[in-house]
RNA sequence: CCUUCUGCAGGUGAUGAAGCUCACCUUCAACUGCCCGGUGCGGGGCUGAUGGCUUCUACCCUCAA
Numbered sequence: 001c002c003u004u005c006u007g008c009a010g011g012u013g014a015u016g017a018a019g020c021u022c023a024c025c026u027u028c029a030a031c032u033g034c035c036c037g038g039u040g041c042g043g044g045g046c047u048g049a050u051g052g053c054u055u056c057u058a059c060c061c062u063c064a065a
Base pairs, nucleotide, nucleotide: 009026010025011024012023013022016056017055018054019053020052021051033046034045035044036043
């Protein structure tokens, strides 16, 4: 100096925050949604603030005061 493994730690999981929990990644990484026709390019449409659960905030729909 390079490679591998382990521990600790950190990071990531299509739009914000917190708690719990799960999975993945170790920096050339994990991750960066779905559908349509066309198709290397570009266009149109749809769902959701979560990976999952709970709560808050924002947005949307309905009803009542």
A computed fold for a 65-nucleotide RNA from a Thermoplasmatota archaeon, annotated as Fluoride riboswitch aptamer (crcB RNA motif).
It was read from a public genome assembly, where an Rfam model found it.
Taxonomically the source falls in Thermoplasmatota (Archaea, Methanobacteriati).
The coordinates come from a structure-prediction model, not an experiment, and the mean pLDDT is 75.